Source information: Predicted 3D model of RNase P RNA and transfer RNA as a complex of 457 nucleotides. Rfam match: Bacterial RNase P class A. Rfam classes the family as a ribozyme.
[in-house]
RNA sequence: GGAGUCGGCCGAACAAUCGCUGUUGCCGCAAGGUGAUGGAGGAAAGUCCGGGCUCCGCAGGGCAGGGUGCCAGGUAACCCCUGGGGGGCGCGAGCCUACGGAAAGUGCCACAGAGAUCAGACCGCCUAAGCGCUUCGGCGCCGGUAAGGGUGAAAAGGUGCGGUAAGAGCGCACCGCGCGGCCGGCAACGGUUCGCGGCACGGUAAACCCCGCCUGGAGCAAGGCCAAAUAGGGAAGGACGGCGGCUUCGGCCGCCGACGCGUGGCCCGCGCGCCUUCCGGGUAGGCUGCUUGAGGUCUGCGGCGACGCAGAUCCCAGAGGAAUGAUUGUUUCGGAUCGCAAGAUCUAGACAGAACCCGGCUUACAGGCCGGCUCCCACC
RNA sequence: GGGCCACUAGCUCAGGCGGUUAGAGCGCGGUCCUGAUAAGACCGAGGUCUGUGGUUCGAGUCCACAGUGGCCCACCA
Numbered sequence: 001g002g003a004g005u006c007g008g009c010c011g012a013a014c015a016a017u018c019g020c021u022g023u024u025g026c027c028g029c030a031a032g033g034u035g036a037u038g039g040a041g042g043a044a045a046g047u048c049c050g051g052g053c054u055c056c057g058c059a060g061g062g063c064a065g066g067g068u069g070c071c072a073g074g075u076a077a078c079c080c081c082u083g084g085g086g087g088g089c090g091c092g093a094g095c096c097u098a099c100g101g102a103a104a105g106u107g108c109c110a111c112a113g114a115g116a117u118c119a120g121a122c123c124g125c126c127u128a129a130g131c132g133c134u135u136c137g138g139c140g141c142c143g144g145u146a147a148g149g150g151u152g153a154a155a156a157g158g159u160g161c162g163g164u165a166a167g168a169g170c171g172c173a174c175c176g177c178g179c180g181g182c183c184g185g186c187a188a189c190g191g192u193u194c195g196c197g198g199c200a201c202g203g204u205a206a207a208c209c210c211c212g213c214c215u216g217g218a219g220c221a222a223g224g225c226c227a228a229a230u231a232g233g234g235a236a237g238g239a240c241g242g243c244g245g246c247u248u249c250g251g252c253c254g255c256c257g258a259c260g261c262g263u264g265g266c267c268c269g270c271g272c273g274c275c276u277u278c279c280g281g282g283u284a285g286g287c288u289g290c291u292u293g294a295g296g297u298c299u300g301c302g303g304c305g306a307c308g309c310a311g312a313u314c315c316c317a318g319a320g321g322a323a324u325g326a327u328u329g330u331u332u333c334g335g336a337u338c339g340c341a342a343g344a345u346c347u348a349g350a351c352a353g354a355a356c357c358c359g360g361c362u363u364a365c366a367g368g369c370c371g372g373c374u375c376c377c378a379c380c
Numbered sequence: 381g382g383g384c385c386a387c388u389a390g391c392u393c394a395g396g397c398g399g400u401u402a403g404a405g406c407g408c409g410g411u412c413c414u415g416a417u418a419a420g421a422c423c424g425a426g427g428u429c430u431g432u433g434g435u436u437c438g439a440g441u442c443c444a445c446a447g448u449g450g451c452c453c454a455c456c457a
Stems, first nucleotide, its partner, number of pairs: 001376010012331007020039008041351001045362002048360005053219004060268004065215005070084005085099001086097004100210002105208002107204003122149002124145003130141004157175006176199001177197004181192004223288004233279006241256006259273004281456003295314008333349001334347005381453007390406004399437001408424005430446005
């Protein structure tokens, strides 16, 4: 100097004028006026996960369903994060990884190919043994053979020696594989000069399934309070049973049974007694939930780290047909045009706008800054 | 704001638990028929199955993420 990789941060600044909005001081009976002060993001987004909070029925049991899946830890929790292991890619720094079980069972593996799974003789190789024929060279039958060719995504370990008619873990050596022991590690797993086994049949579980763990449903348009208005209207469906008591004779209460309903499918348990759906009617107003929270910043300590603990300090949007803006000036970083250059002119410039609140993931993003590390080239 | 669903030819839809080359109707183009059209007959074109990535030998189909479009919801009696 070039190429690359990982992590973190910013994503205009300042001033003036005019507005919008929350809180608060003062003035005012009130409407309001005036001063001070706060006012979008790293993703506020997608709604893909997890929680807080609220209601449903006490959030109960079982089945079904759904989710998840190497190990250990972090956390309120997670499909998240951190560290580690195995596998894959890269010269490397590093990156990716839905990564339990296929010797519990079932299913599927198109086309091609002889054969696709307790396998398979198409070509090739062989003719030892047995039978038949023979011109005595052989030929045919019965057969043997998975070493070679060919097909395929996938064809029953690899190399060598022996062996054989030809071959084959058929035998042996080495490598690989499986099981057991031992060693290291909390574990996943790794190592092994140990022992045993000739080797035990592929792939697919983002096919059914098995195993371990987790899991009730709905969502702030949840929910609570107040006010206003209307026809407690119509249709369909399920239930309206029995006994006893009281009675103002309209009904009411208690018990039993059935049925229905009680925010996901079924059963049990529990609660309630009228309920469900559709059509129609009225209002579309106010308050609350609503922002102090698993909160931010700094320091110290523990931990490789995610993170935790302790102390100090700060209050940092709460709108609601929905505020957070507009104009002007100066400056800085870019971009475009002109220029040999110095410089001149123009341009605020990426993705994007809170809606109950948090922790993550994913996606979008002009441009810029900082740091760690790797490789290549040149020079000293 | 929250919840749910869909995406296949120009339009409307099929495509069973993955298998070779994705179909149907309407529309479009050509030829025939007719004096000319319509209807009819015959032939044909037209698809990155919304996109990207993954699982698998193989994906319209299975899985994940993204994009686009659509539907539903409040309170009172």